Transfer RNA from a Gammaproteobacteria bacterium, 76 nucleotides, folded computationally. Its Rfam family is "tRNA". It is annotated as a transfer RNA. The prediction has a mean pLDDT of 82. The sequence was found in a public genome assembly.

């Protein structure tokens, strides 16, 4: 410096064009118990890193940017 990879719920992580964005854990209530744990039921939680473009329709595809990882390359 240049080249590849990731960013999506509190944590991990899925969805690669089609109406309203999802699991598992975590949370919150309520029922169970004498209490806790478990277990059931419900529920709440997202500007899909950010701008900006194609598009009838973008988390999705192009372009710029921030971040974070590994590769090379300079210099020491």
């Nucleotide at each position: 410096a240049g080249g590849c990879g990731c960013g999506u719920a509190g944590c991990u992580c899925a969805g690669u064009g089609g109406u309203u964005a999802g699991a598992g854990c975590a949370c919150u209530u309520g029922c169970u118990u004498g209490a806790c744990a478990u277990g059931c039921a419900a529920g709440g939680g997202g500007u899909c890193g950010g701008u900006g473009g194609u598009u009838c329709a973008a988390c999705u595809c192009c372009a710029c940017u921030c971040g974070c990882g590994c590769c090379u390359a300079c210099c020491a």